[in-house]
RNA sequence: UACAUGUUUGGGCAAAGCUAUCGAAAGGUAGUGACGCAAAGCUAUAGGGACUAAUUCUCCUUAUGGGGGUAUGUCAGCCAGUUGCUAAA
Numbered sequence: 001u002a003c004a005u006g007u008u009u010g011g012g013c014a015a016a017g018c019u020a021u022c023g024a025a026a027g028g029u030a031g032u033g034a035c036g037c038a039a040a041g042c043u044a045u046a047g048g049g050a051c052u053a054a055u056u057c058u059c060c061u062u063a064u065g066g067g068g069g070u071a072u073g074u075c076a077g078c079c080a081g082u083u084g085c086u087a088a089a
Base pairs, nucleotide, nucleotide: 012037013036017032018031019030020029021028022027035077041082042081043080047079048078049075050074051073056069057068058067059066060065
C1' cells in the first nucleotide's frame, strides 16, 4: 500500500401494540413504546416482487348485494440500485 474479515467505543434508527389524525383501502403522519437492524440512510410506471382496488371492465343476482380482473395508489423493516460511518486482531 492492496485484499479479506468485521471485535470494540461514542452513538443512530425504531417493529408490533396503544392514542390522535389523513385515506375507499393498502397504508401514511405525530406521540408513546422497543421487536429488532452495521446501512432498518436515500431511491417506487423508468429492475423484480408483494399489498390494496377508489376508478373502470366483466359474471351472478330482485338488488343499493356478492364474485373475478385491473394501479395511476401503497410497501425500501421483501430482494434490489445507490451513498456513507467505525477500525481491535
The prediction has a mean pLDDT of 79.
The RNA shown here (c-di-GMP-I riboswitch aptamer) has 89 nucleotides and comes from Paenibacillus lutimineralis.
Taxonomically the source falls in Paenibacillus (Bacteria, Bacillati, Bacillota, Paenibacillaceae).
RNAcentral holds the sequence, with entries from Rfam.